[in-house]
């Protein structure tokens, strides 16, 4: 930084899509470790359980525990005495009371529960951000200062008793303390009121001082050190209120508001204020968007971006709001209070049914919802908070741990060496290639995890949840640790197989219908990596909302036009001010974040420090060019006055002639009218035509002109009246008075609507006639609204120059309208100039077309409008309208385009030029008949397959009885019918033969080797292996070959030039030609493939050569005969040459060339014919001629054999043959070719047969022999008929080929004698030795279904005015929404 996608290609417009980054994410596959972060985005849904706000006994009275002491009544031990009965003694213990100490504690009291923590429902707001203000305020705890702390009083809890209640809780009576409560005293610089003075302020006002009057405090405890209390002043901190600016979408929300806006008085508050109340006024807000509706916590920041921006507001930090929903106040310094109170609602729970209790949007956790989000953990060790004098207590704040690849960062899964390039897998052209130094092997290391040992900092003396953690050390083992996505283009990365528009893929374009790099799998490659992909969302790319940074003639887009309000913009000079602007300074812009530089965790992420930045706002000091504002002034912008001419400008009135129609009358008679042709219609009741007169309505020929006027719509006979605007001249007046213009107002073609007139012509609707498959159309005959007038409405048009208005500037040329000036003899012409209106054109602009002083150029100002196509200018809503309808104007859904300009083709029932047996002019055919042949169809066991408009159909096939043969039935074979290679075994090869069988085949029999270096080899058979074989499929995988356009004149290239480009030019134009043949012209100059020529045949002549051809002269010779000698003259044969080139002449033309009953010449303008087929088109034909990729079959889809079929037959078509007859048939006689073929051949001749043919047989591998044409000509006959035409069909008898003529051959003879009497629509060939007609030959071939094909000669015409039309083609041009290219594209209806 771009890329893909509209087209055959191009440029542009324009949308869609992709590559990037991000994420509180989720899902799929996979998953080693650590650090740092983050983790209910959904139900502000409901919550079990535990914890999250307490603390102070140094405020107070009680209560409790322990200890000590004292007293009292108990208790009775040790010990002493004893008469042994007991007595003394009094301890421990225990009870009660009192005192003291320590501790605990319900209650009173104090402070704190207004912080911390959560959430984002509400809120579009002074809520938030930013900057200010309070002279309109408050502030507990804290700090500083001054002063004070005297003396009294009465209660209420706790407690006790009684009572109510299930409980929660409450009631009554009684007792009591205080730093609880209440008076009193004292007090100020405190408060209130009044008065005065001074100073100050932006206004209200503030401050200080003085005087008078009134009001107004306190609490004690103590360890005697202190801690507290009260008042005032100040500070600090935290708050409250007010203001400027900023803060989403919708106008399909345009009006909102009644305490509403203001005033006065009062109340209320910490404080200002309609905050509240009474009264008075009628205001207030709003297009600079009020009100209403929707959505939303705001910001620092975060993501992205080059930036400007856009999106976002999770974590962290600031502010706000909320705490089950709604309302309310109390207490307090602070709340209208998350874990306070009251009321109401919903819900849950308890209940003895009377009544009560509760609020996780605190931390965990549960249910639910959801694609989805964690532990009912440890600790107060640290940091911080509350209480306390403190010890300390509390703290789910916080610090940590746990779970999750959710994210970021770091590390590892080993390193080196190692080619026999192992095995394996995949591919393969079978040679190899890839995975791949990869593995193995060898040598090393030991991160992380694991084991063992040591062991912190965090804590200034003690105190460590984390934690035996981080970290360090040791030893062992390469060991425990790699996946995911992609591989057609965009986009890095390719092959095989499977599948066969199926299964599937896909972000866009698009892949898949039998050779898929796009589906699935595999191998391989590419990318990233403990992750990788997918999905969602955001920014980017997208300059695709354009401030930076877009447009509007034709792509989307200029309002139909004017006038004008708000707004915005605005000429010259001078001065003032300083709002904008610029510069400096100051304050602020929290921290964190970002950026730069350092530092700390081994690095990094992360964290810390310093700096910079925070583009903003405010205050202040300056500057004065520009904008603004103000003052003075100017005239060029604008306007006014005066003079003048032009004009379909508007309104009203009057008048005029032509024409149509109608009426009346006359003349006049059979038609008129209308059309492509007709008909409807009118007309003998007299039309049309013609003449005269009259009526009525509408429109104004010629003039008339890219002429005029008007803002646009629009305006056209003449005259008159009223009236608007523009222009020119002059330079008197005003002195910026101007431009644009959202809304508003007005004008606004046609059609339409309302009311009333009018109505000649025309004419929607309607009717009839035609046309047509139909014809609700086009054409014709009629005809009503309407068109006309008046008044009113509608408000739209391709209302267009598809081009908004205004101003200025920027080469020219040439018309035209109306003015002015100059020059001139002049009215012509010329020059200058103003305003209009056209054309051409430079620069410039434009995607191109084009625009180009009347800009689409260069600039400025203002308005309007556009943002992919369809849905749709539709729906809904609103506004307007009598209605019709108009204005405003979406979405769902759907497509990947829709579009503009230009290019090349193809096409056109577009144009121009030209050609062709293309038509026309002719001749002969086809289409009707019978037969032959091919095809379709049908049939069949099979009727093998292919060819199918032209360009298939007597085609492949130039020879289907078997064979061919590919098809069908049946019988066989499986190294196989043939061939190659190797190994082994055996044997000559081969010839003859028996049997079985339809044959192939099977089973036998007889005879029978060569070479040799002695190893063996040749040949054959058998067995085994590898190759085989296939007319099986794909001509849409191919080669080769072929058809066709078309023997049409075209198709291209190099360089140059033009164009942004596709592309053009050349190759166009004029003339000419059969021809892109040539000439001229020319930004083209040349060249190539085609054309032509070079090649072959024919036509003339010459030279050479003559045998088998020829025979003039000479000779011989025959019944005849080049038969013979001979000749080389002629014909002819075969070679080599000549000749024709518009070369010559006349005419036309620049030339090329054309033309001439021109000359010459055998031939004359390409002499006739052939071969020769440009770039390409038809996925044209052929896998069955051959070759060949891929696929398929392998005891068969191969191969051998017998038989059948390819020959079927209701029918349809093509190509032919024979005819329908007298230009003929038949019979007899008679003449003349050319080109070919011939040995398994052609065969003379002779004999036989009516004949096909047979028998015998000369000659000829050929200028030698076979070898003899027919039509023609002559003679005769038939006499117009289904015939002496025609020969199909059929009966019989034969001939020949062949192994074999039944299916299924040809030919001969005798007999039979069908249809058919010239062929509908339609259609084919041919322009001269042609058509027509006549026969002859050849290939294939045993024979032949050949009437076919290919050749040959004989006889031998007619016609072409011409290019309008049909078909095909070429060139130029034009249109195009076609490009699979008109057999296109495409619209509507129905399914």
């Nucleotide at each position: 930084a771009g890329a893909g996608u509209u087209u055959g290609a191009u440029c542009c417009u324009g949308g869609c899509u992709c590559a990037g980054g991000a994420u509180g994410a989720a899902c799929g596959c996979u998953g080693g470790c650590g650090g740092c972060a983050u983790g209910c985005c959904u139900a502000a849904c409901a919550c079990a359980u535990g914890c999250a706000a307490g603390u102070c006994g140094a405020a107070c009275g009680g209560g409790g525990u322990u200890u000590a002491u004292a007293u009292a009544a108990c208790g009775g031990a040790a010990c002493u005495c004893u008469c042994c009965g007991g007595a003394g003694g009094g301890a421990a213990g225990a009870u009660a009371u009192a005192u003291a100490a320590a501790c605990c504690u319900a209650g009173u009291g104090g402070c704190g529960g207004a912080c911390g923590g959560g959430u984002g429902a509400g809120u579009a707001a002074c809520g938030c951000g930013u900057g200010g203000g309070c002279a309109a305020c408050c502030u507990g705890c804290c700090c500083u200062g001054u002063a004070c702390c005297g003396g009294g009083g009465g209660a209420c809890a706790a407690c006790a008793g009684c009572c109510a209640g299930a409980a929660a809780u409450g009631g009554c009576u009684g007792c009591u303390a205080a730093u609880a409560c209440c008076g009193c005293a004292u007090a100020a610089g405190c408060c209130u009121g009044c008065u005065g003075u001074g100073c100050c302020g932006c206004a209200u006002g503030g401050c200080a001082c003085a005087g008078c009057a009134g009001g107004g405090a306190a609490a004690a405890c103590c360890a005697c050190g202190g801690u507290g209390g009260u008042a005032c002043a100040g500070g600090a901190u935290g708050g409250g209120c007010c203001c400027g600016c900023g803060u989403c979408u919708g106008a399909u929300u345009a009006g909102u508001u009644a305490g509403u806006u203001g005033g006065c008085a009062g109340g209320g508050u910490a404080a200002c204020g309609g905050c509240c109340u009474a009264c008075c006024a009628a205001g207030a807000c709003a297009a600079c968007g009020a009100u209403c509706a929707g959505u939303a916590g705001c910001c620092g920041g975060c993501u992205u971006g080059a930036g400007a921006g856009a999106g976002u507001g999770g974590a962290c930090g600031g502010c706000c709001a909320c705490a089950u929903u709604g309302g309310g106040a109390c207490u307090g310094a602070g709340a209208c209070a998350c874990g306070g109170c009251c009321c109401a609602g919903a819900c849950u729970c308890c209940u003895g049914c009377g009544g009560g209790a509760g609020g996780c949007a605190g931390c965990a956790g549960u249910g639910g919802g959801g694609a989805a989000u964690a532990u009912u953990g440890c600790a107060c060790a640290a940091u911080g908070g509350g209480g306390g004098g403190a010890a300390c207590c509390c703290u789910g704040a916080u610090g940590c741990a746990g779970c999750a690849a959710u994210g970021c960062c770091g590390c590892g899964u080993g390193g080196g060496u190692g080619a026999a390039g192992a095995a394996g897998c995949a591919c393969u052209c079978c040679g190899g290639u890839g995975c791949g130094u990869a593995a193995a092997g060898c040598c090393c290391u030991g991160u992380c995890a694991g084991c063992a040992g040591g062991g912190a900092a965090g804590a200034a003396a003690a105190u460590g949840a984390c934690a035996g953690u981080a970290c360090c050390u040791g030893g062992a083992c390469a060991a425990g640790a790699a996946g995911c996505c992609c591989c057609g283009g965009c986009u890095a990365a390719c092959u095989a197989c499977g599948u066969g528009c199926c299964a599937g893929c896909a972000g866009c374009c698009g892949c898949g219908g039998u050779a898929a790099u796009a589906c699935g799998u595999a191998g391989g490659u590419g990318g990233c990596a403990a992750g990788c992909g997918u999905u969602g969302u955001c920014c980017g790319g997208a300059u695709u909302u354009a401030c930076u940074g877009g447009g509007u003639g034709u792509a989307a887009a200029g309002g139909g036009c004017g006038u004008g309000u708000a707004g915005c913009c605005g000429g010259g000079a001078a001065g003032g001010c300083a709002a904008g602007u610029c510069a400096g300074a100051u304050g602020u812009g929290a921290a964190a974040u970002c950026c730069g530089g350092a530092g700390g965790c081994u690095c990094a992420a992360c964290c810390u420090c310093c700096g910079a930045a925070u583009u903003g706002c405010a205050u202040u000091u300056g500057a004065a060019a520009c904008u603004g504002u103000u003052u003075u002034u100017c005239u060029u912008g604008a306007g006014u006055a005066c003079u003048g001419g032009a004009g379909a400008g508007g309104c009203a009135g009057a008048c005029g002639g032509a024409a149509u129609u109608c009426c009346u009358u006359g003349u006049g008679u059979a038609g008129c009218g209308g059309u492509g042709a007709a008909a409807u219609g009118c007309g003998u009741a007299g039309a049309u035509a013609u003449a005269a007169g009259g009526a009525g309505g509408a429109a104004c020929a010629c003039c008339a002109g890219u002429g005029g006027c008007g803002a646009a719509g629009g305006c056209g006979g003449u005259c008159u009246g009223c009236u608007g605007g523009a222009c020119a001249g002059c330079a008197a007046c005003u002195g910026a008075c101007g431009g644009u213009g959202a809304g508003g107002c007005g004008c606004g073609a046609a059609a339409g609507c309302g009311u009333g007139g009018g109505g000649a012509g025309c004419a929607a609707a309607c009717a009839g006639g035609a046309u047509u498959a139909g014809a609700u159309a086009c054409c014709c005959u009629g005809g009503u609204a309407g068109u006309c007038c008046a008044c009113g409405c509608u408000g739209u048009a391709a209302a267009c120059g598809a081009u908004c208005a205004a101003u200025a500037c920027u080469a020219g040329g040439u018309g035209u309208g109306c003015g002015g000036g100059g020059a001139c003899u002049g009215a012509c012409c010329c020059c200058c100039u103003g305003c209009g209106u056209g054309c051409c054109g430079c620069a410039g602009c434009u995607a191109a077309c084009g625009c180009a002083a009347u800009a689409a150029g260069u600039a400025u100002u203002g308005c309007a409008c556009c943002u992919g196509g369809g849905g749709a200018g539709u729906a809904c809503g609103c506004c307007g309208g009598c209605a019709a309808c108009g204005g405003u104007g979406a979405a769902a859904c759907u497509c990947a385009a829709a579009g503009g300009a230009a290019u090349u083709g193809a096409c056109g029932g577009g144009g121009g030029c030209c050609c062709g047996c293309a038509c026309a002019a002719g001749c002969g055919g086809a289409g009707g008949a019978a037969c032959a042949u091919g095809u379709g169809g049908u049939u069949u066991a099979a009727u093998u397959c292919g060819a199918u408009g032209a360009u298939a159909c007597g085609c492949a096939a130039g020879g289907a009885a078997c064979c061919u043969u590919a098809c069908c039935c049946g019988g066989g074979c499986u190294c196989a019918a043939a061939c190659g290679a190797c190994a082994c075994a055996g044997g000559a090869a081969u010839a003859c033969u028996u049997u079985u069988g339809a044959a192939a085949g099977g089973a036998g029999g007889u005879a029978g080797c060569u070479c040799u270096u002695c190893g063996g080899a040749g040949c054959c058979u058998g067995u085994g292996u590898c190759g085989a074989g296939g007319u099986g499929c794909u001509g849409c995988a191919u080669g080769g070959u072929u058809g066709u356009c078309g023997u049409c004149a075209g198709c291209u290239c190099g360089u140059g030039c033009c164009g942004u480009g596709a592309g053009g030019u050349g190759u166009c134009g004029g003339c000419u030609u059969a021809a892109g043949u040539g000439c001229c012209a020319u930004a083209a100059c040349g060249a190539g493939c085609g054309c032509a020529a070079c090649c072959c045949c024919c036509a003339u002549c010459g030279c050479c050569a003559g045998u088998u051809a020829c025979c003039a002269g000479c000779a011989a010779g025959u019944c005849a005969a080049g038969u013979u000698g001979g000749g080389g003259a002629c014909u002819c044969u075969g070679g080599c040459g000549a000749g024709a080139c518009u070369g010559c002449c006349g005419g036309c033309g620049c030339a090329a060339g054309c033309u001439g009953u021109g000359a010459g010449g055998a031939a004359g303008g390409c002499g006739g014919g052939g071969a020769u087929g440009a770039c390409g088109u038809c996925a044209a034909a052929u896998c069955a001629g051959c070759a060949c990729g891929g696929c398929c079959c392998u005891u068969a889809c191969g191969u051998c054999c017998g038989g059948g079929g390819c020959g079927a037959c209701a029918c349809a078509c093509g190509u032919g043959u024979u005819a329908c007859a007298a230009u003929g048939g038949c019979a007899g006689g008679u003449a003349c070719a050319g080109a070919g073929a011939g040995a398994a051949g052609c065969a003379a001749u002779g004999c036989g047969g009516c004949g096909a043919c047979g028998c015998a047989a000369a000659g000829c591998g050929g200028a030698a022999c076979u070898u003899g044409a027919a039509a023609g000509c002559c003679u005769g006959u038939c006499u117009c008929a289904g015939u002496u035409c025609g020969g199909a069909u059929u009966g019989g008898a034969g001939u020949c080929u062949g192994c074999a003529a039944c299916u299924c051959g040809a030919c001969u003879c005798c007999g039979u004698g069908a249809a058919g009497c010239u062929g509908g629509a339609u259609u084919c060939g041919c322009u001269a030795g042609u058509a027509a007609u006549c026969g002859c030959g050849c290939a294939u071939c045993a024979g032949c279904c050949a009437u076919g094909g290919c050749g040959c000669g004989g006889u031998g015409a007619a016609u072409a005015c011409g290019u309008u039309c049909c078909c095909g083609g070429g060139c130029c041009u034009u249109g195009c929404a076609c490009a699979c290219a008109c057999c296109g594209c495409c619209c509507g209806u129905c399914a």
Molecule: small-subunit ribosomal RNA
Organism: uncultured bacterium